Overview
Model confidence (mean pLDDT): 81 of 100. This is a predicted structure of a 73-nucleotide RNA (transfer RNA) from a Candidatus Eiseniibacteriota bacterium. Rfam family: tRNA. NCBI's taxonomy places the organism under Bacteria, Bacteria candidate phyla, Candidatus Eiseniibacteriota.
RNA sequence: GCGCCUGUAGCUCAGUGGAUAGAGCGGCGGAUUUCUAAUCCGCGGGUCGCUGGUUCGAUUCCAGCCAGGCGCG
Numbered sequence: 001g002c003g004c005c006u007g008u009a010g011c012u013c014a015g016u017g018g019a020u021a022g023a024g025c026g027g028c029g030g031a032u033u034u035c036u037a038a039u040c041c042g043c044g045g046g047u048c049g050c051u052g053g054u055u056c057g058a059u060u061c062c063a064g065c066c067a068g069g070c071g072c073g
Base pairs, nucleotide, nucleotide: 001072002071003070004069005068006067007066010025011024012023013022018056027043028042029041030040031039049065050064051063052062053061
C1' cells in the first nucleotide's frame, strides 16, 4: 500500500429498514440469613465510532473518515 471483518450500556453480545433499542454478567437498593455467600424482588445506566447520502422513516442500506483485528505484498 491492497483486501476482508468488527465498532450497540462498565464488560460480553443480540437486534440487519418502522413502534418506548434489548439480554446476560457487573453496579445500586431491598427481602432472606447471626454474618457472608447463594437465591429472590426492584432500580438506574446508551449522542448505536464520526460525518454525509438514500428513504416518508436508518442501529440496520450506501460513501468517506477514524479506531481495532486478520490476511496478502